[in-house]
RNA sequence: GAUAGAGGCGCGAUAAUCAUCAGUAAGGUCAGGCAAGGCCAGGCAGCCGCCGGACAGGAAAGGGAUUGUCGCCGAAGAUUCGGAAAAGUGCCUGCUUCUUCGUUUCUGGGGCGUACGGGAAUACCGUGCGGACUGUCACAAAAAACUUUGUGGAGCGCUAUC
Numbered sequence: 001g002a003u004a005g006a007g008g009c010g011c012g013a014u015a016a017u018c019a020u021c022a023g024u025a026a027g028g029u030c031a032g033g034c035a036a037g038g039c040c041a042g043g044c045a046g047c048c049g050c051c052g053g054a055c056a057g058g059a060a061a062g063g064g065a066u067u068g069u070c071g072c073c074g075a076a077g078a079u080u081c082g083g084a085a086a087a088g089u090g091c092c093u094g095c096u097u098c099u100u101c102g103u104u105u106c107u108g109g110g111g112c113g114u115a116c117g118g119g120a121a122u123a124c125c126g127u128g129c130g131g132a133c134u135g136u137c138a139c140a141a142a143a144a145a146c147u148u149u150g151u152g153g154a155g156c157g158c159u160a161u162c
Base pairs, nucleotide, nucleotide: 001162002161003160004159005158008073010072011071012070013069014068015067016066017065018064028055029054030053032051033050034049037048038047039046040094041093042092043091044090045089076107077106078105081102082101083100084099086097087096088095108134109133112130113129114128115127116126117125118124136153137152138151139150140149141148142147
C1' cells in the first nucleotide's frame, strides 16, 4: 500500500401497511365586527377586502411504528465556509426554507438521565453535559496462565492475509 473482516437494541436508504396529524387547515353558508389594510421585508406593479364566532363538510405533507428489500461498519450524524438549483404573487435586492456538490471541525458504539432546540405531540430527532455498559488498542499488576483487574487513548483506529 492492497484485500477481507469485527463491535450490536449496529448505521442509513427505499417500498407497502397502520396509527397519529385531526374533526385540524384550505374552501362553503349565516350573522357580527373592523379597516385603508393584506399577500416574508423594501421599491415598482398586480391581485385580494380583513378578523373572530356558529353550522355542515372535511384533507394532506413532514415526523412515527411494523414488515420486506437494498447498501454498509465514518456505517452515519452534526458543524464552518463557498457554489448550484427551487419555493415564498411578477421583476430587482435581501431574508428564510428544502435539495445538492465541495470544504472546515467534532463524534468508537448503543442506551439511561438531564438542559436547550426542532416538532401537533407525552412520540421522535439534533446538540451539550453526566453516569455506567460494551468493543478495540496501549500501559501496569495479578494469575488457576483460558484470563482477570485498574488507568488511559481514539475510527486518520483495530484484527487477519498478501
A computed fold for a 162-nucleotide RNA from a bovine gut metagenome, annotated as Lysine riboswitch aptamer. Of the family's consensus pairs, 100% are formed in the model. RNAcentral holds the sequence, with entries from MGnify. Model confidence (mean pLDDT): 81 of 100.